[in-house]
Molecule: transfer RNA
Organism: pig gut metagenome
RNA sequence: GCUUAUAGCUCAGCUGGUUAGAGCGUUACACUGAUAAUGUAAAGGUCCUUGGUUCGAGUCCAAGUAA
Numbered sequence: 001g002c003u004u005a006u007a008g009c010u011c012a013g014c015u016g017g018u019u020a021g022a023g024c025g026u027u028a029c030a031c032u033g034a035u036a037a038u039g040u041a042a043a044g045g046u047c048c049u050u051g052g053u054u055c056g057a058g059u060c061c062a063a064g065u066a067a
Base pairs, nucleotide, nucleotide: 003067004066005065008024009023010022011021017055026042027041028040029039030038048064049063050062051061052060
């Protein structure tokens, strides 16, 4: 100097816009003689930190932290 930081893990998130999502995992239920698989549902997020811009920031700007 450059890149990255969003759910337990791996990652999306468009030109800033109205509820932040997916897969895997976890939990419950269904199914089974039982398990696995499968299906349904649910829980789980201070969007790295602080400040700024804006009617509005995961998204833009500055500083910092970590890799």